[in-house]
RNA sequence: UCUCGAAAAAGCCAAACCAGCCGAGAGGCCGGGGCGGAAAGCAACGGGUCUUUCAACAAGAAAGCCGGGCUACCAAA
Numbered sequence: 001u002c003u004c005g006a007a008a009a010a011g012c013c014a015a016a017c018c019a020g021c022c023g024a025g026a027g028g029c030c031g032g033g034g035c036g037g038a039a040a041g042c043a044a045c046g047g048g049u050c051u052u053u054c055a056a057c058a059a060g061a062a063a064g065c066c067g068g069g070c071u072a073c074c075a076a077a
Stems, first nucleotide, its partner, number of pairs: 005074001012037002017032002020029003035064001041070002045067003049061004
């Protein structure tokens, strides 16, 4: 350094649900909360999902669905 994620430490994020605000909606922001997470950090590239719609090849949403990409704390074999 690469792969991997055992042990320990310092910290980090925050599902459901509840309150407020925004949005037609999926959903987003913020506070509480804590199911979980070693990339649950970033980004819609591929697949899939969700919303609008009669339907969609149109317009959106989600990175805590999977794969791939970029970056990162600690660290044994």
A computed fold for a 77-nucleotide RNA from a Pseudomonadota bacterium, annotated as c-di-GMP-I riboswitch aptamer. Its mean pLDDT, the model's own confidence on a scale to 100, is 85. It matches the Rfam family "c-di-GMP-I riboswitch aptamer". Its family is annotated with cyclic-di-GMP binding in the Gene Ontology.